[in-house]
The part of an RNA shown here (small-subunit ribosomal RNA, 5' domain) has 583 nucleotides and comes from a Patescibacteria group bacterium. Rfam family: Bacterial small subunit ribosomal RNA. Its family is annotated with structural constituent of ribosome and ribosome in the Gene Ontology. The organism belongs to Bacteria candidate phyla, within Bacteria.
Context: one part of a larger RNA
RNA sequence: GGAUGAACGCUGGCGGCGUGGUUAAGGCAUACAAGUCGGGCGAUCCAGUCCUUUUGGCGCAAGCCAAAAAGGCAGGAGAGCGGCAAACGGGUUAGUAAUACCUUAGUACGUACCAGAGAGAUGGGGAUAGCUCCGAGAAAUCGGAGGUAAUACCCAAUGGUCCCCCUCACUUGAAAUGGAUUGAUUUAAUCAUUGACAAAUUCAUAAUCUGAAUUUGUAUCCAUUUCAAGUGAGGGGGUAAAGCCGCAAGGCACUCUCUGAUCGGCUUAGGUCCUAUCAGCUAGUUGGUGAGGUAAUGGCUCACCAAGGCGAUGACGGGUAGGGGGUGUGAGAGCAUGACCCCCAACAAUGGUACUGAGAACGGACCUUACUCCUACGGGAGGCAGUAGCCGAGAAUCUUCGGCAAUGGGCGCAAGCCUGACCGAGCGACGCCGCGUGCGGGAUGAAGGUCUUCGGAUUGUAAACCGCUUUUCUCGCUGAGAAACCCUAUACCAUUUGGUGUAGGGUGAUGUUAGGCGAGGAAUAAGGAACUGCAAACUACGUGCCAGCAGCCGCGGUAAUACGUAGGUUCCAAGCGUUAUCC
Numbered sequence: 001g002g003a004u005g006a007a008c009g010c011u012g013g014c015g016g017c018g019u020g021g022u023u024a025a026g027g028c029a030u031a032c033a034a035g036u037c038g039g040g041c042g043a044u045c046c047a048g049u050c051c052u053u054u055u056g057g058c059g060c061a062a063g064c065c066a067a068a069a070a071g072g073c074a075g076g077a078g079a080g081c082g083g084c085a086a087a088c089g090g091g092u093u094a095g096u097a098a099u100a101c102c103u104u105a106g107u108a109c110g111u112a113c114c115a116g117a118g119a120g121a122u123g124g125g126g127a128u129a130g131c132u133c134c135g136a137g138a139a140a141u142c143g144g145a146g147g148u149a150a151u152a153c154c155c156a157a158u159g160g161u162c163c164c165c166c167u168c169a170c171u172u173g174a175a176a177u178g179g180a181u182u183g184a185u186u187u188a189a190u191c192a193u194u195g196a197c198a199a200a201u202u203c204a205u206a207a208u209c210u211g212a213a214u215u216u217g218u219a220u221c222c223a224u225u226u227c228a229a230g231u232g233a234g235g236g237g238g239u240a241a242a243g244c245c246g247c248a249a250g251g252c253a254c255u256c257u258c259u260g261a262u263c264g265g266c267u268u269a270g271g272u273c274c275u276a277u278c279a280g281c282u283a284g285u286u287g288g289u290g291a292g293g294u295a296a297u298g299g300c301u302c303a304c305c306a307a308g309g310c311g312a313u314g315a316c317g318g319g320u321a322g323g324g325g326g327u328g329u330g331a332g333a334g335c336a337u338g339a340c341c342c343c344c345a346a347c348a349a350u351g352g353u354a355c356u357g358a359g360a361a362c363g364g365a366c367c368u369u370a371c372u373c374c375u376a377c378g379g380g381a382g383g384c385a386g387u388a389g390c391c392g393a394g395a396a397u398c399u400u401c402g403g404c405a406a407u408g409g410g411c412g413c414a415a416g417c418c419u420g421a422c423c424g425a426g427c428g429a430c431g432c433c434g435c436g437u438g439c440g441g442g443a444u445g446a447a448g449g450u451c452u453u454c455g456g457a458u459u460g461u462a463a464a465c466c467g468c469u470u471u472u473c474u475c476g477c478u479g480a481g482a483a484a485c486c487c488u489a490u491a492c493c494a495u496u497u498g499g500u501g502u503a504g505g506g507u508g509a510u511g512u513u514a515g516g517c518g519a520g521g522a523a524u525a526a527g528g529a530a531c532u533g534c535a536a537a538c539u540a541c542g543u544g545c546c547a548g549c550a551g552c553c554g555c556g557g558u559a560a561u562a563c564g565u566a567g568g569u570u571c572c573a574a575g576c577g578u579u580a581u582c583c
Base pairs, nucleotide, nucleotide: 001583002582003581004580006579007578008577009576010575013435014434015433016432017431018430019428020427026391027390028389030388031387032386035084036083037082040081041080044077045076046075050072051071052070053069054067055066056065057064058063091347092346093345101271102270103269105267106266107265109264110263114260115259116258117257118256119255120254122156123155124154125153131146132145133144134143135142136141162238163237164236165235166234167233168232169231170230171229172228173227174226175225176224177223178222179221180220181219183194184193185192197217198216199215200214201213202212203211204210243252244251245250273319274318275317280310281309282308285307286306287305288304289303290302291301292300322344323343324342325341326337327336328335329334349369351367352366353365371382372381373380374379399425401424402423403422407421408419409418410417411416438468439467440466441465448459449458450457451456473520474519475518476517477516478515482510485506486505487504488503489502490501491500492499493498527572528571529570530569531568533552534551538567539566540565541564542563548555549554
């Protein structure tokens, strides 16, 4: 000098964009933060209207009026069964020094919803909640009996490119057994001579090829058999399904299989703080065989066998710590750091366990411990490291706000519902950036203050005064964009409920928005620190080694430019200083 999630002191006009529990992963009152689907199901209740039927009144009749019940229709409500979601989103950094993270290489694996392709959806059954009746309990809640539905559950059928077993064929690999030895010269042919194959080196050649030499190693091919894997064919066995809406066409769901996409599981090498006043550590320990288990590899688990495995390239132990993208500083190398935002991991009062599910547990379940609360004392309830908010500790960190209008998510055919994610507003000069607190003229150099050599100097064009402007401010008027979409009608094209267009209607928390126009009036707006040297800026008075200052050297003991006050000056400025920490 730069920086900070800062704090403290003095001061404080506005706006934009950011940012705000760093300490006690201490404890929490209250409210909200995950629901949705009636186009899966049965029943209940509510109000309503239309249709059918019945009764009564009027009427010759048609019909009209009134009431009641049953059935049907469309609507609403809150429980229950069922489906999907709740494993996302949101928070925190306690633990973790490597089962984390970053980079790299993989595979023995899974994947709901989504996309592509193929095939299918047949026939039955028994329950159960809700409900009714009875009962226990203060409550939380629970028991018995009866009876009911489904896209809930079960059985059976059918089924292949699914699973298991068997047979055959082909391909690849491994093992065992048996057999054989390419070429050149020569010859009618054999014999005979030379040498086999692979790799490396040297030389020749312009160079590839090729040729020659040297060295090293020992095979190569074919057939048969066995085993393993893959592919194809055949045979046997096993394993599926659900409806709803619609006049219909059809749509949305359902079942099985293959592929994709996405997301994950697992493995791998390297990197990843301090400490040797931590030197030896380890029995499921290290490896094997077999089995179990898993979606899957594996001592992951178990039985048996062997005795291994790690370590001064720091094992084991102790301390500290979430990791990365990044951030600060620095010319860089580096050093320090990991707030906000993004990715990954871990955790959800403590410790443990399984269930459901494609996937696992902050606002699911069970147990334990500590704490808090209710109780009729028998027994029960709870978990803010979600958003606000409270207490505590602390130098220190915000509203118990508005809205689903936008973006995104869940459910739903949709309309829509839910969403403290999110979008906004509020508070804090906590930070960065921008703007303003006027501009021009104005000398009797006014008054006052301070100093004085008493002449004057300085504050100082500063003020007053004159003229101007209106950024900001106050008041009034006007006023975008964030709106994409949804509903209704209609035309055209596809014929499908879809698409495109036109017309009409509706949707903004922010918000009395931003911006624009008009009016008014210099009006609403300046402080902090320093002034011996380092280091820009000096005098007077008070004090008298006192009171005090101080980053370092140091200053103060009667003329203090160093203490305190005043005037003046210097530097920054809605800030200025101090403290802490990093470079």